[in-house]
Large-subunit ribosomal RNA, domain II from a Candidatus Bathyarchaeota archaeon, 723 nucleotides, folded computationally.
Context: one part of a larger RNA
RNA sequence: GCCGGGGAGUUUACAGCUGUGGCAAGCCUAAGGGUUAAAAGCCCGUAAGCAUAGGGAAACCAAUAUGCACGCAGCUCGCAAGAGUCAGGUGCAGGGUCUGAAAGGGCCUGAAGUCACAGUUGUACAUACUAGAAACCAGACGAUCUAUCCCUUGGCAGAGUGAAGUUAGGCGAAAGCCUAAUGGAGGCUCGUAGGGGUUCUGACGUGCAAUUCGUUCCUCAGACCUGGGGAUAGGGGCUAAAGACCAAUCUAGUCUGGUGAUAGCUAGUUCCUUCCGAAGUAGAUCUUAGUCUAGUCGUGAGCGAGGUAGCUAGUGGGGUAGAGCACUGAUUGGAAAACAAGGGUCCGAAAGGGUCCACUUUUCUUUCAAACUUCGAAUCCACUCGCGUCAUAGACCUCACGAAACGGGUUAAUGGGGGUAAGCUCCAUGACCGAGAGGGGGACAACCCAGACUGAGGUUAAGGUCCCCAAGUGCUGGCCAAAUGUCAAACCAAAGGGCGUCGUCAGCCUCAGACAGCGGGGAGGUAGGCUCAGAAGCAGCCAUCCUUCAAAGAAAGCGUAACAGCUCACCCGCCGAGGCUCACGGCCCCGAAAAUGGACGGGGCUAAGCCAGCCACCGAUACCUCAGAACGCAGCAUAUGCUGCGCUGGUAGGAAGGCGUCCUAGUUGGGCAGAAGCUGGGCUGUGAGGUCCAGUGGACCGAUUAGGAUUGCGGAUCCCGGU
Numbered sequence: 001g002c003c004g005g006g007g008a009g010u011u012u013a014c015a016g017c018u019g020u021g022g023c024a025a026g027c028c029u030a031a032g033g034g035u036u037a038a039a040a041g042c043c044c045g046u047a048a049g050c051a052u053a054g055g056g057a058a059a060c061c062a063a064u065a066u067g068c069a070c071g072c073a074g075c076u077c078g079c080a081a082g083a084g085u086c087a088g089g090u091g092c093a094g095g096g097u098c099u100g101a102a103a104g105g106g107c108c109u110g111a112a113g114u115c116a117c118a119g120u121u122g123u124a125c126a127u128a129c130u131a132g133a134a135a136c137c138a139g140a141c142g143a144u145c146u147a148u149c150c151c152u153u154g155g156c157a158g159a160g161u162g163a164a165g166u167u168a169g170g171c172g173a174a175a176g177c178c179u180a181a182u183g184g185a186g187g188c189u190c191g192u193a194g195g196g197g198u199u200c201u202g203a204c205g206u207g208c209a210a211u212u213c214g215u216u217c218c219u220c221a222g223a224c225c226u227g228g229g230g231a232u233a234g235g236g237g238c239u240a241a242a243g244a245c246c247a248a249u250c251u252a253g254u255c256u257g258g259u260g261a262u263a264g265c266u267a268g269u270u271c272c273u274u275c276c277g278a279a280g281u282a283g284a285u286c287u288u289a290g291u292c293u294a295g296u297c298g299u300g301a302g303c304g305a306g307g308u309a310g311c312u313a314g315u316g317g318g319g320u321a322g323a324g325c326a327c328u329g330a331u332u333g334g335a336a337a338a339c340a341a342g343g344g345u346c347c348g349a350a351a352g353g354g355u356c357c358a359c360u361u362u363u364c365u366u367u368c369a370a371a372c373u374u375c376g377a378a379u380c381c382a383c384u385c386g387c388g389u390c391a392u393a394g395a396c397c398u399c400a401c402g403a404a405a406c407g408g409g410u411u412a413a414u415g416g417g418g419g420u421a422a423g424c425u426c427c428a429u430g431a432c433c434g435a436g437a438g439g440g441g442g443a444c445a446a447c448c449c450a451g452a453c454u455g456a457g458g459u460u461a462a463g464g465u466c467c468c469c470a471a472g473u474g475c476u477g478g479c480c481a482a483a484u485g486u487c488a489a490a491c492c493a494a495a496g497g498g499c500g501u502c503g504u505c506a507g508c509c510u511c512a513g514a515c516a517g518c519g520g521g522g523a524g525g526u527a528g529g530c531u532c533a534g535a536a537g538c539a540g541c542c543a544u545c546c547u548u549c550a551a552a553g554a555a556a557g558c559g560u561a562a563c564a565g566c567u568c569a570c571c572c573g574c575c576g577a578g579g580c581u582c583a584c585g586g587c588c589c590c591g592a593a594a595a596u597g598g599a600c601g602g603g604g605c606u607a608a609g610c611c612a613g614c615c616a617c618c619g620a621u622a623c624c625u626c627a628g629a630a631c632g633c634a635g636c637a638u639a640u641g642c643u644g645c646g647c648u649g650g651u652a653g654g655a656a657g658g659c660g661u662c663c664u665a666g667u668u669g670g671g672c673a674g675a676a677g678c679u680g681g682g683c684u685g686u687g688a689g690g691u692c693c694a695g696u697g698g699a700c701c702g703a704u705u706a707g708g709a710u711u712g713c714g715g716a717u718c719c720c721g722g723u
Base pairs, nucleotide, nucleotide: 001723002722003721004720005719006718012124013123014122015121016120017119018118019117020116021115022114023113026050027049032044033043034042035041054061055060064093067092068091069090070089074085075084076083077082094109095108096107097106098105099104129268130267131266132265136258137257138256139255140254141253147232148231149230150229151228152227154225155224156222158190159189160188161186165182166181167180168179169178170177171176194219195218196217200214202213203212234250236246237245271658272657273656274655275654276653281294282293283292284291285290297402298401299400300399301398302397306390307389308388310387311386313384314383315382316381317380322375323373324372328369329368330367333364334363335362336361337360342357343356344355345354346353347352408433409432410431411430413429414428415427416426417425418424438449439448440447453628454627455626456625457624458623459622463618464617465616466603467602468601472615474614475613476612477611478610479609485605486604496590497589498588500587501586502585503584504583506581507580508579509578517574518573519572520571521570523547524546525545528542529541530540553568556567557566558565629648631646632645633644634643635642636641659712661709662708663707664706665705666704667703668702669701670700677696678695679694680693681692682691683690684689
C1' cells in the first nucleotide's frame, strides 16, 4: 500500500421558536398519598408557576370590550362592469404612566393563554463531533550509568636526565670556591601495560556497534588508574563550570495521578434524490488566523397592489471631462507711464544732474493648475406621465427562526490616489471566476461565444475551411519579396532613418521639343571704383551699370604670388515624351544582442500572408423539433391522474422527501421438499436500492404498520488483525 473489522454532532436540565393535540380567561400540577401481591393504569393532592396591565429608579399612579375613516378575503346583488356589507388587517382619534414650566418625547393600550409531546437552535465544570501539544501541579521510584566525596583493595616493562646532600683532591687568613666522583630528587623526559579519544573530518553509516573498526595521537609514579562497600534526589543533588551529569531520558529525571488539561490552530467527519442559494463588505473588538451586530442567503408566516435594473418625454439638481485666464497662483517676450527710497555707470570739488537696471502701474503677447473658474457637456441623481417588464399563480413591504461568511481574485471594461514600474498597491462602478460545465483561444480560473434536467435529430454562435483536423487548395480586385507574415490581445518591439515599392493631393516645365546626356557658344566697355606690394569676376569695402547679342553674372565653384587656365549660370544644336518638386497614405526594409538545437501548435505555405468585398460550408450541453422526468401553479376535478404554462449549473449554507442496517410491539408470512450468509447472472427504480434465477451452504429468516437507535466510511502519517 491493499483487504476485513472498529472509527467522529451524543445525553440530561433550562430557555427561544415552529408544528400537533387538550382545556381556555384561564392552564397546570410538584413532592407525596390511595388503589394493586408488585407494576402499569386510574384517582387524590391547586403549595408553587405562567397568563389575565402597564408606566416609573422609587414613592406611587393606573388603560377604548369601539368614536371616525379606509379596506382584502368571504357573503349579497348584478350577464358583465361594478355596487353594498365587511371578521381579521390598516390609518386617525382617545386613554395609562414617566419626563418636562410648556411644547414635545419614551413605553404601553380595543382581552389569549397554558400544559403535554415532537422537531430545531442556544446556554450549562466530561464543555459537548472525533483525534492531537510544548506545558503546570501532587505523590512516589531511582547514584548497578554518571558527578563529587568517605572507608577499604589491587596495579604501573624498560630506558633517559642527573637536584639537594656526601666523599676525595686543589686553592684560600677565613667565609668559602673549583674540579672529579658519589648520590638518585622530580604533579621531569622517551616509552609498555593501563587510562584517554587528537587527526584522517578514513572505514561503517537499514553498522559488528542507538558511538564501533583502522590509522595517527595524548598521558603513563601521579591533581594517576582501579575492584568492593557507603553518602548526596528533582527547583533538588553533584559539578577543576560544558548547562555538563543524575540508568541510551536533563535550561529541571522517571513513573502514576489531577487528565478525556487547554488549543481562536491542524487533520478527519460515513446513504440517496429534489428546491433555493451566499459572502469575502460596514461598525466594534489587546482586534485584524477569532468573534459580535448590520448587510447578503434559506425556511415559515402576515399583509393585499403595486414593484422596477430598461426606453421616451418633462420639471428640477450639479460644476466633472473639456475649455478658458475674468478671479487665486504659476509663466514667455515686448511696449508705455511713473520712479520717493534701492543697485550699476557717467559728469561734477561738492551740492546736484544724466543714463541703465530693478520695483510699481497699464497694455499687447506665450504657456499652465486636484485643493483656479467668466464658461461648461455626455453620462448621472430625484420626482412625474407613458411604454416595456415583473406581480393577485401574491411581487414590494413586515415579522419569527436557521445559517454560512467577514483571507477574495481577474478584467485591451471604465474612472481615480500612491509608485520609474510590476502578474504592484489602495479605492469607485460593472462583468466574470470564486460557486460555472460545454465550444473557441496550441496547452491556459476569470479573453471571445454560451448559462449544462435526461435521450435522439436538426440549425447556428464565437472561431474556422492545404494536411495533422470537421469544413473552399472558393470567387473578385489590390498589396508584400522581407518566410515580412501565417498570433484578436495577453505571449512586445521604440525613437530615428530608407532614390524599396504602390497610391493620393498640389504646383511648375513640356512636340512653339521639357528632364537627363552629348556637341558648340559663354563676349565687349573693363584689369568697374577703392584698398593694396599685387587685388585683373572669384582676400576685403562700395556699387552692381551700359553695349553687341541666340545667350553670357561687374560672376556660383575650383585655380594663380598676381595673371593665365577649367567649369557653372545663361543660350544654340542633336535627341524625341514625359519630367521636376513639396506634402500625405498603404505594405515592406534597417534600427533588432543570451546563454544545449528549436519553434507560426507542427508540417509546411509566395499564399495556405496582408487589405477590401462576396458566396458556400464546418462548428457547442446555445436555439428549434420529438420523446421522457422532477418541481411550482392553474383548470378539469379528487385520478397521486390528464391538459396547459413556467421552470430544473451550483461551493459554504438553509429546507423537503426518501433508501438501507440493528432492536421492540401488533398484524401477517416463508423454511431440512433447504433459512441466513456467500458466488455468478437476469429484470427493475432518477438514486440510495429492490426483486428473481442457478450454484454453494445447512438452520433459521422475512413483509407490513408503529416505535426506538452506540444506524451507513476511502481518507483522520486513524486503531486492531491479515497479507
It matches the Rfam family "Bacterial large subunit ribosomal RNA".
The full RNA is in RNAcentral, with records from ENA.
Taxonomically the source falls in Candidatus Bathyarchaeota (Archaea, Thermoproteati).